[in-house]
């Protein structure tokens, strides 16, 4: 070149196939209860417009075309 996976909170993933409420779960981080202090336990926050861009549509993390970067195969 040419083909398929993958890219979503700080970290690791779900949820994409089959569009629809405020994008969930674990760890972590903050603040508070609890303790004599840590740890553990409990209670609440913050944190991602879902790689970028464009299109369909009433609506797009989900469909479609471009396009970065990863990994694999084939040439």
């Nucleotide at each position: 070149g040419c083909a398929g996976c993958c890219g979503u909170a700080g970290u690791g993933u779900a949820g994409c196939c089959c569009g629809g409420u405020u994008a969930a779960c674990a760890c972590g981080u903050c603040u508070c209860c609890c303790u004599g202090u840590c740890a553990c336990g409990g209670a609440g926050a913050a944190g991602a417009u879902c790689g970028c861009c464009g299109g369909u549509u009433c609506g797009a993390a989900u469909c479609c075309g471009g396009u970065c970067g990863g990994c694999u195969g084939c040439g």